[in-house]
Molecule: TPP riboswitch aptamer (THI element)
Organism: Paracoccus onubensis
């Protein structure tokens, strides 16, 4: 100097089901919050899908499907690693 890993600023993506009742229950990080994820990617979110299996009053609720196609970045701070270089003894 490179790279992983870490952080920071600004930019930028994303989803809001289900069941009963107007308040309560259920997954969830989050069910319209002045919040909540994600931001180069084995999962923020789309598609495939009105898709298989299985649970449940239901429902992407749980697994598959998934080393499937997509999917929104620049700059900066640090310095552990690990690689390489130069310079001195």
């Nucleotide at each position: 100097a490179g790279c992983c890993g870490g952080u920071g600023a600004c930019g930028g993506g994303g989803g809001c089901g289900c069941c009963c009742u107007u308040g309560g229950g259920c997954u969830g990080a989050g069910a319209u919050g002045g919040a909540c994820c994600c931001u180069u990617a084995g999962a923020a979110c789309c598609u495939g899908a009105a898709c298989c299996a299985g649970a449940u009053c239901a429902u992407g609720c749980u697994g598959g499907c998934g080393u499937a196609g997509g999917a929104a970045g620049u700059c900066g701070c640090g310095u552990u690693g690990c690689u390489g270089u130069c310079a001195u003894g």